[in-house]
RNA sequence: UUGUGAAAUGGGUAAAGCCGUAAAAAUCCGGCUUUGCAAAACUGUAGGGUCUUUUUUCAAAGAUAACCAGUUGCCACA
Numbered sequence: 001u002u003g004u005g006a007a008a009u010g011g012g013u014a015a016a017g018c019c020g021u022a023a024a025a026a027u028c029c030g031g032c033u034u035u036g037c038a039a040a041a042c043u044g045u046a047g048g049g050u051c052u053u054u055u056u057u058c059a060a061a062g063a064u065a066a067c068c069a070g071u072u073g074c075c076a077c078a
Base pairs, nucleotide, nucleotide: 002078003077004076005075012037013036017032018031019030020029022027035066041071042070043069047068048067049064050063051062052061053060
């Protein structure tokens, strides 16, 4: 440096659901819980897909990375 690996070590995180909060909404955040994840770490006009809808404007603005993707990275073995 490359490949393989969710378990050998140290760990990390948290789907759906419920309660509450914020938002026009998509959706976010907090708590409980723990479906799972070798990148479920980071990145939202760098790219694609999908979603929302305020509005005098037909123009825009926003959301989603646990949809694809890009970037970085621990450990073990080869």